[in-house]
Context: one part of a larger RNA
RNA sequence: UGACGGGGGCCCGCACAAGCGGUGGAGCAUGUGGAUUAAUUCGUCACUAACCGAAGAACCUUACCCAGGUUUGACAUCCAGAGAAUCUGCCUGAAAGGGCGGAGUGCCUUCGGGAACUCUGAGACAGGUGUUGCAUGGCUGUCGUCAGCUCGUGUCGUGAGAUGUUGGGUUAAGUCCCGCAACGAGCGCAACCCUCGUCCUUAGUUGCCAGCAUUAAGAUGGGAACUCUAGGGAGACUGCCGGUGACAAACCGGAGGAAGGUGGGGAUGACGUCAAGUCAGCAUGCCCCUUACGUCCUGGGCAACACACGUACUACAAUGCGACGGACAAAGGGCAGCGAGCGUGCAAACGCCAGCGAAUCCCGAAAACCGUGGCUCAGUUCAGAUCGCAGGCUGCAACUCGCCUGCGUGAAGGCGGAAUCGCUAGUAAUCGCCGGUCAGCAUACGGCGGUGAAUUCGUUCCCGGGCCUUGUACA
Numbered sequence: 001u002g003a004c005g006g007g008g009g010c011c012c013g014c015a016c017a018a019g020c021g022g023u024g025g026a027g028c029a030u031g032u033g034g035a036u037u038a039a040u041u042c043g044u045c046a047c048u049a050a051c052c053g054a055a056g057a058a059c060c061u062u063a064c065c066c067a068g069g070u071u072u073g074a075c076a077u078c079c080a081g082a083g084a085a086u087c088u089g090c091c092u093g094a095a096a097g098g099g100c101g102g103a104g105u106g107c108c109u110u111c112g113g114g115a116a117c118u119c120u121g122a123g124a125c126a127g128g129u130g131u132u133g134c135a136u137g138g139c140u141g142u143c144g145u146c147a148g149c150u151c152g153u154g155u156c157g158u159g160a161g162a163u164g165u166u167g168g169g170u171u172a173a174g175u176c177c178c179g180c181a182a183c184g185a186g187c188g189c190a191a192c193c194c195u196c197g198u199c200c201u202u203a204g205u206u207g208c209c210a211g212c213a214u215u216a217a218g219a220u221g222g223g224a225a226c227u228c229u230a231g232g233g234a235g236a237c238u239g240c241c242g243g244u245g246a247c248a249a250a251c252c253g254g255a256g257g258a259a260g261g262u263g264g265g266g267a268u269g270a271c272g273u274c275a276a277g278u279c280a281g282c283a284u285g286c287c288c289c290u291u292a293c294g295u296c297c298u299g300g301g302c303a304a305c306a307c308a309c310g311u312a313c314u315a316c317a318a319u320g321c322g323a324c325g326g327a328c329a330a331a332g333g334g335c336a337g338c339g340a341g342c343g344u345g346c347a348a349a350c351g352c353c354a355g356c357g358a359a360u361c362c363c364g365a366a367a368a369c370c371g372u373g374g375c376u377c378a379g380u381u382c383a384g385a386u387c388g389c390a391g392g393c394u395g396c397a398a399c400u401c402g403c404c405u406g407c408g409u410g411a412a413g414g415c416g417g418a419a420u421c422g423c424u425a426g427u428a429a430u431c432g433c434c435g436g437u438c439a440g441c442a443u444a445c446g447g448c449g450g451u452g453a454a455u456u457c458g459u460u461c462c463c464g465g466g467c468c469u470u471g472u473a474c475a
Stems, first nucleotide, its partner, number of pairs: 001475002003472003007469007015459002019423005026314002029311005034305001042053002064300002068296003073125001077124002079121005086103007107114002127289002130287001132285001136283002138278003141274001143272001148187006154163003167178003193266004198234007208223002212221002237260001240254005316416001320375002323372004332363003337356002341352004382413001387408007429451007
């Protein structure tokens, strides 16, 4: 100087407390451990691994295993020889591969040849998801959006170093004020950026409709007010008033205002820590393989299952379930696409086919909610696992191993031990919708809106953190 303390003081955070809903029990989905296997590819392991890399494992992906092939190679550059390229038939084979044929002649040219492409040959070389994240770059997690981390000069100290950065107030903040052997400065904080909330303005189609005409309908004439769209601007600054304070910073209350003291949300992550994570995104040193640790292909595996753990989904019902009828979103996506409408089918879906590269057409129904009537506390008209049969769709192909529909079957489950998680407001809870990935496949992930709470006395205690101080035989 740090680090640490079941030392002290001060102060924060859904840290506790106060509340609401869960997890831990059940079934199932998914990840992991284990055990299994020819292989069940690999990585990740407290918080900070475990619906994580994976925003889509039937083949492919694929890195694993079995079998069958191949050796200048699936891919790059260079040399020589042949052939344009390309299209195509037969045999063998599971395919890859192997064998035998056919059609076909382009472009430039100084007529030697050349360019692109294909085949053959030789060697330089290619190739490796092989090893090392404890050799690395880059990127990331975490402490932590915490308020800290430093420097120049000066001063003090033999020196390590100190001072500044401590102190008195204050703040979300090393935020600001005051003081002070310090005076300044940098990286952080804040602001500048995006978005939502109010108003003005510009613009008026594909969007809008107050008044007029007209209609089944903003469908049409018309209108530019309103909504909206998307460009520009205004607005909030403790600016004003009162009080407290040290005459300061600031804090408390008030007015005006759509909004008030950081208005809500986002993006943004200082010096560093964990030899944290990643050589399998990529890059890269060293090491290792070179008829194989490279490469091609069929099939299998990554999906297995006595168990154990994590994260979700669905429930256990009456504030519920099922039937019929009725209402109100936002944000997105669409041409090898979205697909209205009509027809067929109980349905999944199929057939015909309009419109739309989309404020125009389509996905499209929003659901919870409201109304009517049913169920009456029951393992039930709860719950839906499991299994049987019949079908539909995608795709070369759904046996291993996809999704969906109909009929039947109806399991556990009656609110969950010790323990444990999230959340302070348009939040939790609850309800549906969309998107990416994607041929197909979503209980995951990312977004969107609808309905919409309870509680916070307080900081003693648990966890994490900041500042000052103290002890130390630790560094």
The part of an RNA shown here (small-subunit ribosomal RNA, 3' major domain) has 475 nucleotides and comes from an uncultured bacterium.
The full RNA is in RNAcentral, with records from ENA and SILVA.
Its mean pLDDT, the model's own confidence on a scale to 100, is 88.